[in-house]
RNA sequence: AGAGUUUGAUCCUGGCUCAGGACGAACGCUUGCGGCGUGCCUAAGAAAUGCAAGUCGAGCGGGGAGCGCAAGCUCCUAGCGGCGAACGGUCGCGUAACACGUAAGCAACCUGCCCCAAAGACCGGGAUAACGUCGAGAAAUCGGCGCUAAUACCGGAUGUGGUUGAUGGGUGACAUCACCUAUCAAAGAAACCAGGCAACUGGCUUUGGGAUGGGCUUGCGGCCUAUCAGCUAGUUGGUGGGGUAACGGCCUACCAAGGCGACGACGGGUAGCUGGUCUGAGAGGAUGGUCAGCCGGACUGGGACUGAGAUACGGCCCAGACUCCUACGGGGGGCAGCAAUUAGGAAUCUUGCACAAUGGGCGAAAGCCUGAUGCAGCGACGCCGCGUGAGGGACGAAGUCCUUCGGGAUGUAAACCUCUUUUCUCGGGGAAGAAAAAAAUGACGGUACCCGAGGAAUAAGCCCCGGCUAACUACGUGCCAGCAGCCGCGGUAAUACGUAGGGGGCGAGCGUUGUCCGAAUUUAUUGGGCGUAAAGCGCGUGUAGUCGGCUCUUUAAGUCAGAUGUGAAAUCUUGCAGCUCAACUGCAAAACUGCAUUUGAUACUGGAGGGCUUGAGUGUGGGAGAGGAAAGUGGAAUUCCUGGUGUAGCGGUGAAAUGCGUAGAUAUCAGGAGGAACACCAGUGGCGAAGGCGGCUCUCUGGUCUGCAACUGACGCUGAGGUGCGAAAGCCAGGGGAGCGAACGGGAUUAGAUACCCCGGUAGUCCUGGCCGUAAACGAUGGAUACUAGGUGUUGGGGGUAUCGACCCCCCCGGCGCCGCAGCUAACGCAAUAAGUAUCCCGCCUGGGGAGUACGGCCGCAAGGUUGAAACUCAAAGGAAUUGACGGGGGCCCGCACAAGCGGUGGAGCAUGUUGUUUAAUACGUCACUAACCGUAGAACCUUACCAGGGCUUGACAUCCGUCGUCAGCCGGUGAAAGCCGGUCUUCUCGAGCAAUCGAGACGGCGAGACAGGUGUUGCAUGGCUGUCGUCAGCUCGUGUCGUGAGAUGUUGGGUUAAGUCCCGCAACGAGCGCAACCCUCAUGCGAUGUUGCCAGCGGGUAAUGCCGGGAACUCUUCGCAAACUGCCCGGGUAACCGGGAGGAAGGUGGGGAUGACGUCAAGUCAGUAUGGCCCUUACGCCCUGGGCUACAAACAUGCUACAAUGGACGGUAAACAAAGGGAUGCGAGGGCGCGAGCCGGAGCCAAUCUCAAAAAUCCGUUCUCAGUUCGGAUCGCAGGCUGCAACUCGCCUGCGUGAAGCUGGAAUCGCUAGUAACCGCAGGUCAGCUAAACUGCGGUGAAUACGUUCCCGGGCCUUGUACACACCGCCCGUCACGUCACCUGAGUUGUCUGCACCCGAAGUCCGUGGCCUAACCCGCAAGGGGAGGAGCGGCCGAAGGUGUGGGGAGCGAGGGGGACGAAGUCGUAACAAGGUAGCCGUAUCGGAAGGUGCGGCUG
Repeated sequence: AGAGUUUGAUCCUGGCUCAGGACGAACGCUUGCGGCGUGCCUAAGAAAUGCAAGUCGAGCGGGGAGCGCAAGCUCCUAGCGGCGAACGGUCGCGUAACACGUAAGCAACCUGCCCCAAAGACCGGGAUAACGUCGAGAAAUCGGCGCUAAUACCGGAUGUGGUUGAUGGGUGACAUCACCUAUCAAAGAAACCAGGCAACUGGCUUUGGGAUGGGCUUGCGGCCUAUCAGCUAGUUGGUGGGGUAACGGCCUACCAAGGCGACGACGGGUAGCUGGUCUGAGAGGAUGGUCAGCCGGACUGGGACUGAGAUACGGCCCAGACUCCUACGGGGGGCAGCAAUUAGGAAUCUUGCACAAUGGGCGAAAGCCUGAUGCAGCGACGCCGCGUGAGGGACGAAGUCCUUCGGGAUGUAAACCUCUUUUCUCGGGGAAGAAAAAAAUGACGGUACCCGAGGAAUAAGCCCCGGCUAACUACGUGCCAGCAGCCGCGGUAAUACGUAGGGGGCGAGCGUUGUCCGAAUUUAUUGGGCGUAAAGCGCGUGUAGUCGGCUCUUUAAGUCAGAUGUGAAAUCUUGCAGCUCAACUGCAAAACUGCAUUUGAUACUGGAGGGCUUGAGUGUGGGAGAGGAAAGUGGAAUUCCUGGUGUAGCGGUGAAAUGCGUAGAUAUCAGGAGGAACACCAGUGGCGAAGGCGGCUCUCUGGUCUGCAACUGACGCUGAGGUGCGAAAGCCAGGGGAGCGAACGGGAUUAGAUACCCCGGUAGUCCUGGCCGUAAACGAUGGAUACUAGGUGUUGGGGGUAUCGACCCCCCCGGCGCCGCAGCUAACGCAAUAAGUAUCCCGCCUGGGGAGUACGGCCGCAAGGUUGAAACUCAAAGGAAUUGACGGGGGCCCGCACAAGCGGUGGAGCAUGUUGUUUAAUACGUCACUAACCGUAGAACCUUACCAGGGCUUGACAUCCGUCGUCAGCCGGUGAAAGCCGGUCUUCUCGAGCAAUCGAGACGGCGAGACAGGUGUUGCAUGGCUGUCGUCAGCUCGUGUCGUGAGAUGUUGGGUUAAGUCCCGCAACGAGCGCAACCCUCAUGCGAUGUUGCCAGCGGGUAAUGCCGGGAACUCUUCGCAAACUGCCCGGGUAACCGGGAGGAAGGUGGGGAUGACGUCAAGUCAGUAUGGCCCUUACGCCCUGGGCUACAAACAUGCUACAAUGGACGGUAAACAAAGGGAUGCGAGGGCGCGAGCCGGAGCCAAUCUCAAAAAUCCGUUCUCAGUUCGGAUCGCAGGCUGCAACUCGCCUGCGUGAAGCUGGAAUCGCUAGUAACCGCAGGUCAGCUAAACUGCGGUGAAUACGUUCCCGGGCCUUGUACACACCGCCCGUCACGUCACCUGAGUUGUCUGCACCCGAAGUCCGUGGCCUAACCCGCAAGGGGAGGAGCGGCCGAAGGUGUGGGGAGCGAGGGGGACGAAGUCGUAACAAGGUAGCCGUAUCGGAAGGUGCGGCUG
C1' cells in the first nucleotide's frame, strides 16, 4: 500500500466482499512447564450454610471465674456510657442532570477525630438500665412493682473570647455589603477518670486559626429523534413570612404576567460520567470490563430519627410483593460484601490459608476485630518466556503415494553411532520479603534459588492448498452427496465435494463465530459530489441568518506572542533500573494538543465614530417589444337555418362498411344565425421571474435598454421558515356550446381487438367567480460578482466617418444564436449565455428493489398533494463510449434472388430412401437450408454389426513360458453345421557327433498365466477427414499516429472492377492469408514423332475393305513451342478504366476443371481408420445353422415410366453418324442351335492391333385418327434362361397371356443464361449374380428469355438506432394460478408504560390543641400551683391502593391489501429497431392484463 466482483471487451459511477489490528469472549480439535495478569457481559432473578464491625473495665454499677486466710489481686463480661458503625467492600438499576469533565466563585456555608493558640473546668440536684420480684407469651418479646452508678441527664455561678441587639467612628469598595473599633445591654460552658510521690500523659468546655472532608452557585464541553413545535400556574419575577449549615419558589400568603423555544424548548428512545482503552498516518470513529476519581443504588415504594457527617447495604418506621417459623394468637427475613447454591445462558472460579506484610476501627497500651488486604486453588481466558533434543548418518532401507513403468516423492527423515540434560524424577542445602537498640514474630513455603544423581528419557497439534492468497496430484462421487468470505464449484476425466500422499502457514496452540476500528476520499474539516451516473426547490418576493466596496481614527471580542495557575495518580512515549530474559514492576523526564488569569502586539475579521463614490438606487433625454389587465371592434373559414338552381349519388378507406341522400343529399348561388380561433407578416425574431404571451383600436399598468452624470452615499448579494404566482387535466356555482372530442354506440381489422382505421358522440375545451398546486414545470445546468483567445449572424440603442440624405464601413453597451482556442470532463461534450478560474449564500445526493409506498402530521369539497420510513430481498442497479449482431431503419452493390422464359416436382403407377408402426430381430448412424437413390461403388449364404438356437473359453488373431510330436493328413461314427468321439499315422530344417543322442529353430497339439478380443459407451475428452456460409471478397499483422481505455486509423472517402481488382485522395507506410496468375483440359497454328493409327499421290490386289508394297502429305497419337497483352485504332475520363472497332482460331478472367482465407455451426463421423477415459472378460469376446436388415394402416423425400399424333407400331439402301471407357478365375469374334433370354464352340486379344459394340434420338416410307386407344404399361398367371453350395422367405432376364391407375396434375414448389436447358442413347465402377429406374463419366440433336432491380431469398460495403452479446429462435411487461417469507390494515382482545381528574389515606415531619400524664426549675412548710414537656386528638402534605378518562408502545386476531423470492404453469405482447400506432411526463377516463384514448408538455 491494496485486491475480487456489473461488460463480449472498455472507462467511469457505485455498492457488496476480502487481506490488518483488538477482545472480560464463546464453540470445535488439541494440550508439556513456568511467570504476570484476568474471570456472571445474561436474571439489579431467587436465596441453604458459614463468615464480612467492632472495640474500650484507664467512664459506670453489677455478675462470674481463678489465686489468696483475709484485705485484695488477675481475668472474662450481659447492661448503662463513649467512639466507630456515613469508612472499607459490592453493583450500574436509575439518571440526558451542574450527574460527570474542566475552569472559576461562595462578601451565602458546615467540618467529629488531628495540629497550633487563648481562656477555663466552681457549686449542686433528680433519675434510670442492669439486678431483684411478680406476671403475659409457642416464640419474638413485653408489662407492673422495687433498688442502684457514671465521662448518662439537669439547675445555678464565672464569661477571656464568641453570638445577638442598640448608638457612634474609621477603612475598603465587588450589587446585596465586608472589615476594624468604642460604649451599653441580653442570653449562653464544662467531667472527670487512670497511672504516678510528683511533674506529667490522655480525656472535657468556650473561642480563634490551620489542615482534611463536604455543601452550594456559575461559564464551557460530551447521545439519537422534528413522523415530538410549541412548553410552562410555583410556572417567571417581586414583597412579607417560614425553613436550612448556607443562597434560593426550597416552602407559604399576596401582587404582577411573566419565563423557555428553530443556537431545537417540551416530549420520546437510549445511556452511569471521566482518567483512559481499541483502532487510525492523522483528523476522527468506537468504547468505558479490570485499575483510579466522581455519581447513583442496596427486595420495591414512601418516611424521618440519631449524628460532625446518613435520609444510613449487614439501623429504625410504614405500605407492597415474595419467602420462612408458628401452639394460628402472632412473629422473622433481605448476599448488587467473601465463598458456596439454584435459575437463566454460548459463557465466567474455592463453601481455601493468614492477619506475617500494607491499610482501617477501638483502646493510654498490651491487644482485639478486619472475606479490606496479603497469599494459595481452578480455567491456554490473555500477554510473556522455555521445552519436546544436538551432531553425524545412503545416489537414498522398508512402508506409503504418484508414474510416461524408465523412475520420482516422503528423505538425513528413520534405523544406527556419539553427545547434552533446559524440562522431569529422586536426594541434599535453602532465602529476601522483618520493622529505626535488642529480642520475638512468615499465611505464602521447605516455595523461589543452589548442588548432586538418573535417563532421550515425560512432552505436537491445528488450519489451509480454484482466484483474491503462500501451497497439487491420485482415487471416490456424478447438479447427488456436499462446499462457499466474495466471485462461484459439483450434470463421468472436479488442483473448489470426500479420502489419501505431498505441500503451505502458524505453533501449545490452531481454526470458527460474534463485536469494534481500519481498508471506506463509502458522510469527504483535513477529504466527495449534483447537464446525461443518486442529486438544482416549477418560478419570484422577502424574514431570521451567513457573507460583504474604498479610506481615516479608535477599541482589542476573534487572532498572535510571553508569563502564571491548573490539567490527580495510574496509562501512553523516552531514558535508566529490578525480577536469569521477557511479560510485569520501580525511578526520572517528557507529554497530557485543554481551560482560566494576566501582560503585550494590531496586519486581517469584528465593534464604535468620520469621510468617499466605483457597487446599489434616484433623476433626466430618447427607445423597442405577442409583458399584464379591461373595454370595444374586423374579416376569412367550419357548422346550422331559409330560399333558388340541380339530380343520384355523397362520404369514407389499404380495401370496405356503418352513416347521409328521391321526404331531393353532395355540388352551386343568395341571405341569415352562432361560437371559437386569429392564415399571410413569422424569423435560428421579440417580451416576461417562471408558467406563458400572436387580428385591430383605445384606456390603465409592470419591467427593461441606451445617452447624460445632477442627487443619495454601501442603502448590497443570497436567503432556512413565511408569502405570492404557477401549463394541461380535474373540482364547485352560473352561463355558453360552432368545431374538436376522453367515456359511450356502431362499422371494419383480427385467433381475439375492451386498440390502432372509419361513422357518430357526452363531459370537457370557451366566459365569470372560487378551488387544485402538479408536468420530460428541461438548458434535465440555483442565484450573485469578478477574471480568462477569437470568428460570425441577428435584434435594440448610442457614437465616429462619410453623404444632400438613406445605405456602406469602424467602435461601444444590452439581448438571442452558431463555430471555435486554452482549460475542464468518465466520455459525450461545455467553452465570455462555461460544465473554465475563483469567492459568497441557499437547495439537494450517498447501491438497486421494497417506495415516493405504509403509518403519523399539515393542506384540499374531492381527486389528491406535501413531508416521508422500516422489515425483507439482490450483488449488482447505472452513465458514456467500443466492437459486433439485429431492425417490419436508410444508402450503394451483387447472385437463376426476383422478373422474362424453357422444362419439371406436388395428382397416377412403380423404384429407392426416411419417419412411423409392427416384430424374436426388423442392426447402427444421419434430421431446416447443410438428413431422407445419404454412409451402402451393389444385404439370397457371406457381408452382418441384429434375433433364435447349438457350441468354445489363453480363445478366430499377436508375444512370452513349459511340455509333446499321439500333430497335420486320411478313414469311420454322430450332428443342421460348428464341433465332439474313435482309428490310422516316422513332422520338418540347421548345428555338434562315427553313432546313439544332444542343442537351437520352424510348424502343430496340450497346459498355466500374463494377455488377446469388443461395430460396447463418450464426436460434449480427441486426431484426422468432411459438410455449410461461399469461390462470398473478405480476414489480419508490423511500425507509426490518435484515444485514459476497449479500440480506431490503415481496410473509410471519390471512381472502377467478377474481385480489399486497380486508380486518385488521405496520418499513415508497408506486409501476410485470400482474389487474380502459375497447374490440368477444350478451342488455332507450327515443329518433332509414325505403330496397332492415317491413305493424298505411286504401285499391287479383292466381290468388298489401308488388304499389301510403300508414303509421312492429311486426320489422329504423344511430346514441345507459339498465340491474347486492353498490345493497336476511335471516343469518354486526371487516372484506373469504360464503350466501339480492326485484325485474329480465340477479345477483354476465351469455355470448363482443380484450387475453399480468418472463422461460424460443442455441425457430422469413436461404425472407415487412429486414439484418452470408462465398461465386459466361460462374455458386451469367438464359431456355426436358420431367420432378420426385403415386414406395411399411413406420411414425407428423391427418381423412373406415362397420360400420347412434335406420338405409337411396322418396315427400310449396305439404313446413317459418336465419344469415352472395360477386358486374363477376363472380354469373347466369325460359325451353329433357340421366337427369345441364352446355349454349343472357341479364332483373336495382357489390347490405337482382338473384343464388349447394336449407339439412340435422327432420316425415308407405310399404318393407326383422338379412343382409356395399336396410348400407358402396373399387376397377376403359365413356360423358360443365367449366376451361384443354395434363388421359399429374397435375384435378374426371356417368351406367351393378362392389361390397373393415369387424359398434363390444388395450395405450394424446383432446375437452368449456351453448346446451357430440354430430349437421346453409350460406357464404367461396385459385382458370382442382381432388384442400377441410382451414381460417375461420354458424346448426339439442340432452344427460348433477361425490360429491369420495386418486391421475395441469400450475401458484401457504408451509415443509423438498440434495454440484444447464448447476440431477434434475442430481450422483456403485467394480470391469473401454486408455495414460502416479512410488512400494512382489521371487529376486537391480552399484558405493559404514562398524563389528567377525583376518592381513600399508612408511616412520618411540620402546625394547632393538649380537659389526660409528668422526677429535676420557680412559688409554697405541705397539699398544691406555675412554667416547661409529653401521650392523645385535629389539620396540611403524603406512598401504596381504587374509580374515571386520555396517550405511547408490544403480543394475538376471522378477514382484507399490496410486496419480495421461487429451472422449465396460464393469458396476451406493452417496452428495447420507426419494436411494427415513436416513446415518455402530468392529469382524467375506460379496460382480464400488460395497457388504450383525450388534453397539455418533453426529445431522452